[in-house]
Context: one part of a larger RNA
Molecule: small-subunit ribosomal RNA, 5' domain
Organism: uncultured prokaryote
This record gives sequence, C1' cells and structure tokens, in this order.
RNA sequence: AACGAACGCUGGCGGCAGGCCUAACACAUGCAAGUCGAGCGCCCCGCAAGGGGAGUGGCAGACGGGUGAGUAACGCGUGGGAACGUGCCCCUGGGUACGGAACAACAGUUGGAAACGACUGCUAAUAUCGUAUGCCGUCUCUGGUAGCGAUACCGGUCGCCAUUAGAGAUGCCCGCGUCGGAUUAGCUAGUUGGAGAGGUAAUGGCUCACCAAGGCGACGAUCCGUAGCUGGUCUGAGAGGAUGACCAGCCACACUGGGACUGAGACACGGCCCAGACUCCUACGGGAGGCAGCAGUGGGGAAUCUUGCACAAUGGGCGCAAGCCUGAUGCAGCCAUGCCGCGUGAGUGAUGAAGGCCUUAGGGUUGUAAAACUCUUUCACCGGUGAAGAUAAUGACGGUAACCGGAGAAGAAGCCCCGGCUAACUUCGUGCCAGCAGCCGCGGUAAUACGAAGGGGGCAAGCGUUGUUC
Repeated sequence: AACGAACGCUGGCGGCAGGCCUAACACAUGCAAGUCGAGCGCCCCGCAAGGGGAGUGGCAGACGGGUGAGUAACGCGUGGGAACGUGCCCCUGGGUACGGAACAACAGUUGGAAACGACUGCUAAUAUCGUAUGCCGUCUCUGGUAGCGAUACCGGUCGCCAUUAGAGAUGCCCGCGUCGGAUUAGCUAGUUGGAGAGGUAAUGGCUCACCAAGGCGACGAUCCGUAGCUGGUCUGAGAGGAUGACCAGCCACACUGGGACUGAGACACGGCCCAGACUCCUACGGGAGGCAGCAGUGGGGAAUCUUGCACAAUGGGCGCAAGCCUGAUGCAGCCAUGCCGCGUGAGUGAUGAAGGCCUUAGGGUUGUAAAACUCUUUCACCGGUGAAGAUAAUGACGGUAACCGGAGAAGAAGCCCCGGCUAACUUCGUGCCAGCAGCCGCGGUAAUACGAAGGGGGCAAGCGUUGUUC
C1' cells in the first nucleotide's frame, strides 16, 4: 500500500460498486423454456363473431443462468495447418408432379391405490411411404420435393427440395509457453511404426487382423502432491513477487458412476435408460425425486443479503403479426463491505465567567472554547410541482431524481494513541501485585510505559485489532 474480509467500540446523508472464500453438504415451497390455429383433425363454451383445451406436427429446450469438483492436459495462451460437416442468416441459377398406407386425439371395453397403461374401432396433415422429373455419388445401388394463408380473380408473400458461394460458430492436427518433489530413475504390448480393413462429418492405433521391434527418459520420462487457464488484479522506481473475487474469453461439471437416443449441433443442469447412495409416497404389488438457476431453509463457519417489482428498456425463443414466455436483464430491499462526495453550522464575542485539572497559592490551563448578540439553512424533516429514460403507443423504477415553498441551530462525533522507534505530559491510585507489550522492554513506594483524570497528538462516519499478499 492492498482486501469478496472478520472482530471490538461508534454511527448523520447520498452516489457508484460489492456481498457463502467454509460442506461440488442435504434441501420444504414458489418461480427459472416455451411458442406457433397462417401445418392438421377433434372436443368444450358461444346465436354468431370469437375464445378455451388436450393431442398430432414444426421450431426452440446444445442459448441464456450456475459452479470450479475434476484436469499439469493441445486444458489454456499464442502462432500456424488440412483431411471435415454446419439449423437459423446472406448470394446463385433451377424445381415444387402423381399416388398409397397408418398412428394419436376421439368412441367403446378394460387393468392399477397411484404413476401409468391394455384391447377393439374411426380419422387429418407441412407426420409417414412409393413412383416420376432433375441432381449427387457409384461396380452393384443410394438419397430426394409439401404445401399454406389471403383473395371474386390476377398479382404477391412465407415455406419446402436439391444446388453454388459466403458469413458466423464448431470438430481435428502441429510449434512454443504453462506449479512443486529425484527421500519418485527407469516407463511402455495397441505400446512405436508399416501396408490393409472397419469406423467417423473428417485425419489418425480411433478400432481390428497381420508384419516389424520399436517409442519415451537426466533438456527430468514415469510416479506422487497441488491447481481450472487467460485478459487481468495487488504490490513495486523497475526487474520481479503474489494472485485469478467482481467484469470478459476459453475449458470442465450438473446427486455418484456408466450409456446411448433425438438432432445442424448434446453423449444434453431444470431430456431418456441402467447401476449406486440418499429422501419421499404406497392399498406392499409398485412408484416419485435431484437448487453448483432466482429467492429461501437446515447444517458447517470468524463470516456473506429479499421466499421483492416489472417485462417499461436491452437481449433471447417461438410466431406473418398481434402477442406469449423470459429469477437473462432492468430495478427496488438488506449490510459503513469498499471507494467517492457532503454535513454535524457561520461571524462577533475577555469580567479571559463558572466548573474541572495543575500550582512555587502569586497564578497557569481547558479557552473565543462556552454564554450572549447577529446571521445562514447544505443534508435530514414538512407541503407543493414533477421528469428524461420512449415513443405511433406502452415506465417496473416512482410521485423517484430534480425544482419551488416552509420551520428552526434546530436532528447528526467518534475511535485509537501520548517511554523510544513515533506526532503527543502531568497528577492521583497501585507497589514485580493488578496489569501492559509489534520490537526493545515497563511494574519490587516519587511509574510521562499498569488503571483513572486533566491536558495533548492522529484519523474521522469512521477508528482500532486480527488474518493474508507485495
């Protein structure tokens, strides 16, 4: 000098930030991802217009949000590379034809305590299957179109299929850099390489059979410990040292372990399956769950907040749109946790009042300090007006900020220290006791070092102590 701090004493206001560093411990409750009727058939309400509901179908749930357990690694940083696929967006020139069969919903029957099913029958599509055209790859063979709304009609718009180029984002490879330990010295059989096959979007022992016997290591392999990495942050004249809260980029994880499915993209926090531990429901046959999302609870701890408001703004998802959803976000609440700003009054005022303290008893000091007189009203308080932010319209914040008026010095100062280092001294009490202390050291009867008082010094809504870093 610094801090995501804590503790003690104290505490007026505002602005801006920050706020579980410990148990990646367990979680009650609510909310955090939906949307589209301009894809489709139904059901309910309604005279109708229209509205509501589940289902089917599409897109989105791979973003956004959290955490740092694991990871010493191509994980990250930086600079290169070739053997890839890519939804939405943009560009190019084409196409969008003809048919078929189902399954939900629904109806009937039925099982179960529930979760959830079973059977029979009916039905639509931008769901699904076949063919054609065109296109792509190839030895055979494979993939492949779809319509909808509006309208009197035309025109037009949004889609869909394959195609060209791009943008953005992703996957992969390589050089260099990236903590400690040698009281860890040898490690390695898919191990190292080859030609072949499989697999992948794609290269590759990625996998497999065969062949060769290689590969790494004192320039530290292997093993052990510790740790997310970076831009940065703190400190320092710098070199360096320490660090990685908040904000931003990347990575990893989502009760623990494993697995794939769907999809342009996941091996998927609020999806699925299996196993395990734990919790809950049960009619004992069987089921349900995963806050390291936002609040909140218990626990741990020296220690860290509200079960708030709003989608008005910014951004995201869906939708032609209106709009719906959004604990992202914007705001508000709590906390001196930090930084910054302001205030707690100003001027005059000597009989240097009283009181306190000291005293050589004369006086000195507190001290212009107070009183008193004359003023002011920042902030807080009361009353009124009242935004910008957002405009075509819509304001959570908020009757907030700000402005105007009113009253009255009125409501607002503490903490640490005073032996030296180190700014600041006396008296009383105590008597190696009680105690102090960062180091040196004070205290055993005159203690500037303990306790109190008066006085003084420092900082100030804070001041000290402790911890940690330089």